[in-house]
Context: one part of a larger RNA
Molecule: large-subunit ribosomal RNA, domain II
Organism: Durio zibethinus
RNA sequence: CACCAGCGUGUUCCAGGCAUCGGCCUGCGGGCUCCGCAUCUGGCCUGUCUUAAAAUACGGACCAAAGAGUCUGACAUGCGUACGAGUCAAUGGGCUAAGAAACCCGUAAUGCGCAAGGAAGCUGAUUGGCGGGAUCCCUCAUGGGUGCACCACCGACCGACCUUGAUCUUUUGAGAAAGGUUCGAGUGCGAGCAUGCCCGUCGGGACCUGAAAGAUGGUGAACUAUGCCUGAGCGGGGCGAAGCCAGAGGAAACUCUGGUGGAGGCUCGCAGCGAUACUGACGUGCAAAUCAUUCGUCUGACUUGGGUAUAGGGGUGAAAGACUAAUCGAACCGUCUAGUAGCUGGUUCCCUCUGAAGUUUCCCUCAAGAUAGCUGGAGCCUCUGUCGAGUUCUAUCAAGUAAAGCCAAUGAUUAGAGGCAUAGGGGGCGCAAUGCCUUCGACCUAUUCUCAAACAUUAAAUAGGUAGGACGACGCGACUGCUUCAUUGAGCCAUGCCACGAAAUCGAGAGCUCUAAGUGGGCCAUUUUUGGUAAGUAGAACUGGCGAUGCGAGAUGAAUCGAAAGUCGAGUUACGGUACCCAACUGCGUGUUAACUCAAAACCCACAAAGGGUGUUGGUUGAUUAAGAUAGUAGGACGGUGGUCAUAGAAGUCAAAAUUCGGUAAGGAGUAUGUAACAACUCACUUGUCGAAUCAACUAGCCCCGAAAAUGGAUGGCGCUUAAGUGCGUGACCUAUACCCGAUCGUCGGGGUAAGGGCCAAGCCUCGAUGAGUAGAAGGGCGUGACAGUCACCAUAAAACCCAGGGCCCGAGCUCGGGCGAAGCAACCGUUGGUGCUGAUCUUGAU
Numbered sequence: 001c002a003c004c005a006g007c008g009u010g011u012u013c014c015a016g017g018c019a020u021c022g023g024c025c026u027g028c029g030g031g032c033u034c035c036g037c038a039u040c041u042g043g044c045c046u047g048u049c050u051u052a053a054a055a056u057a058c059g060g061a062c063c064a065a066a067g068a069g070u071c072u073g074a075c076a077u078g079c080g081u082a083c084g085a086g087u088c089a090a091u092g093g094g095c096u097a098a099g100a101a102a103c104c105c106g107u108a109a110u111g112c113g114c115a116a117g118g119a120a121g122c123u124g125a126u127u128g129g130c131g132g133g134a135u136c137c138c139u140c141a142u143g144g145g146u147g148c149a150c151c152a153c154c155g156a157c158c159g160a161c162c163u164u165g166a167u168c169u170u171u172u173g174a175g176a177a178a179g180g181u182u183c184g185a186g187u188g189c190g191a192g193c194a195u196g197c198c199c200g201u202c203g204g205g206a207c208c209u210g211a212a213a214g215a216u217g218g219u220g221a222a223c224u225a226u227g228c229c230u231g232a233g234c235g236g237g238g239c240g241a242a243g244c245c246a247g248a249g250g251a252a253a254c255u256c257u258g259g260u261g262g263a264g265g266c267u268c269g270c271a272g273c274g275a276u277a278c279u280g281a282c283g284u285g286c287a288a289a290u291c292a293u294u295c296g297u298c299u300g301a302c303u304u305g306g307g308u309a310u311a312g313g314g315g316u317g318a319a320a321g322a323c324u325a326a327u328c329g330a331a332c333c334g335u336c337u338a339g340u341a342g343c344u345g346g347u348u349c350c351c352u353c354u355g356a357a358g359u360u361u362c363c364c365u366c367a368a369g370a371u372a373g374c375u376g377g378a379g380c381c382u383c384u385g386u387c388g389a390g391u392u393c394u395a396u397c398a399a400g401u402a403a404a405g406c407c408a409a410u411g412a413u414u415a416g417a418g419g420c421a422u423a424g425g426g427g428g429c430g431c432a433a434u435g436c437c438u439u440c441g442a443c444c445u446a447u448u449c450u451c452a453a454a455c456a457u458u459a460a461a462u463a464g465g466u467a468g469g470a471c472g473a474c475g476c477g478a479c480u481g482c483u484u485c486a487u488u489g490a491g492c493c494a495u496g497c498c499a500c501g502a503a504a505u506c507g508a509g510a511g512c513u514c515u516a517a518g519u520g521g522g523c524c525a526u527u528u529u530u531g532g533u534a535a536g537u538a539g540a541a542c543u544g545g546c547g548a549u550g551c552g553a554g555a556u557g558a559a560u561c562g563a564a565a566g567u568c569g570a571g572u573u574a575c576g577g578u579a580c581c582c583a584a585c586u587g588c589g590u591g592u593u594a595a596c597u598c599a600a601a602a603c604c605c606a607c608a609a610a611g612g613g614u615g616u617u618g619g620u621u622g623a624u625u626a627a628g629a630u631a632g633u634a635g636g637a638c639g640g641u642g643g644u645c646a647u648a649g650a651a652g653u654c655a656a657a658a659u660u661c662g663g664u665a666a667g668g669a670g671u672a673u674g675u676a677a678c679a680a681c682u683c684a685c686u687u688g689u690c691g692a693a694u695c696a697a698c699u700a701g702c703c704c705c706g707a708a709a710a711u712g713g714a715u716g717g718c719g720c721u722u723a724a725g726u727g728c729g730u731g732a733c734c735u736a737u738a739c740c741c742g743a744u745c746g747u748c749g750g751g752g753u754a755a756g757g758g759c760c761a762a763g764c765c766u767c768g769a770u771g772a773g774u775a776g777a778a779g780g781g782c783g784u785g786a787c788a789g790u791c792a793c794c795a796u797a798a799a800a801c802c803c804a805g806g807g808c809c810c811g812a813g814c815u816c817g818g819g820c821g822a823a824g825c826a827a828c829c830g831u832u833g834g835u836g837c838u839g840a841u842c843u844u845g846a847u
Stems, first nucleotide, its partner, number of pairs: 001010003045060004061847001063845003069347001071204005078197004083192001086112002092105003116123002128154002131151002136145003156187002158184003161180003167174002207346002210343001214336006225310009234300001236268003239264001243260007272297003277293001280291002312328001314324002349781004354776001359372001361370002373519002375516006382509001387507003391504002393468005403458001405455001410452003415447001417445003422442001424440006472498001474496002477493001479491002482489001522546004527541004551562003566744004571739002576734003580717002585731001587730006611705003615702010632689005638662003644656001668683001673680001745771009782836001784833004789828002793824001801819003805816004
């Protein structure tokens, strides 16, 4: 404003509230990620050889760049592709507007295949059958046909070999038919050839680095060794040869004395040359051999310059294997040569799945190989039973260990007892006996003690073999060259009938083929066991572990106990623990232990024994005791008798043999002391007092002794004593990557899934199981250089490089942002490789 009586209804506008979306601003805002610092808990350094490494085993300061299974020939398995009884780019020729290493063509030869066997001459193979079988067809669906590939069996054929030998024949061959527990890389309606890829084997430098050696051709005697030629150098003393002189002596020969003289591989010592000692200095030196002192020699086999000669299996050597250019028990340089190495070291990105061996046999084999085993990969076959099993049961079989045995065999072995006969030794009687008696063993008989890897009657446990049905049972009928006296047997064939019944449990299916790696040093524990005195010793067996393996416990720790592991969350446990270190009861009940001059305190395991203890606590057995024990205390402890014998002596008590009787409550012909012998004392024994338990032997728990070692020291430490020790019982609690539940990632297996245009599936959906790993195998990925195709980016800024920056992936890695920079460069699909570094006393450079 319109309609309406009104309530109210419709439209429009205004204001407010709520919700949603967008933009901008803001924040001690939230989350993720990254960095720095601090605290708590756990935590030994990597690579390597090794049974075993944190090692007092080796390599390793740090960084950048370089750095190691490659290519090729031949072969073999597997997987592909083309053609196919064939197949194949020889050489060659050709087409085209142009351009051909690559396109096209075609015959013959060659290769391989299509025929084998035999040393060779040479000869020379075709539709077979039974069983299991896919597929397809029929049916009344209990079934019946068809029977691929392949497997097993039987038969046939070809060649070789061994037989046989009709017939024909130049008497030399041909050879039908019939055979054979013999051999063949054969036939049996072909499957090959060419090419590509992965893995593997062998030959090549052969994954990389590394010898000691060997061969060949050269260069060196400026160092040094030696010879020769030609030069140079050696101061000063000492000793004092020959010769000579003088004197003396002497008959002389000659001798002596004093000089002179100046010889010498003589002497002391300088230079020189050398190099003994300090085992001095120095020892990243002055020096890749020096310095100081000391020392040797110093007229000679002396020292030295220059020249020259000798050259590498050669020289030269007063000889040391010395020297031959800082090199010498064979120089140096180059080449063969990237020499070889069963030996050492190293060997480069990720994830997933599987996953060993150190044993057998052989080897001039023992540090290595081959072979089998263990393991991976590729397949084939089959579809849940007719199959299989590190299991049990039932049936059956073999054995000779443990045990047991020795009054059973064999062998060993102790002790007595009995003994006819036999033979033997000793003794006695006897002249002697082939006489007697006695004795000793042997021997015999019945017993007794103890034993056996190479004894055994008996004989386990465990372990082992076989079987638990259709490929069978039963019936009937054929065949046979085998077998039998025999249609007897055996074998085989055909056929009828008997169906899921043929022990249990479990199965992630079972079976077969091809091919390849690593390994072939092992070690430990329980039990059994050999050698050894023993060993953290050597060698075996079964099983389980470590090796190859982390986690919880044993303080620490390859192997012990528990338990095996994707990544998270929650719960519960194992072994082991619960005073504190250190998560969890200074829990409960009940024993025991006293060791502070060494208490004890948890498998392996980190030690202690024989032997002792009146320390203490239990137990067993045997005794004593209210008719009064034991212990304490007090009394008695006698007589025959000084027993007999022996003795110098012996009276209870030096010794020997006896061991009695009496009266007693009781007292031994005497337990100990004592004496020359006695005496005396004491004990056994007995009694009084006392008034209730006592004694002995053995046994085993804790504790103690036994019990001494060198840096200070270890129940793990601290410490602990009605324990925080030790024994038994009983609850609660703590805690592993174990168990259970949930989520999620991977792997493996099962099931479903495109209806009506196309494509899809190596996909999607769903269920279940499972996840350790060295050497090694396999699969799938990441990154890098180059090339081809497709398709992008870039001066409005490519690559490289830098960043406590963001995001994604299990990971190798990818991607975005910012900075710096200034010219190229990414992705996808393919091809290709000089394609990935922490180690090699690695190489070069930087610090």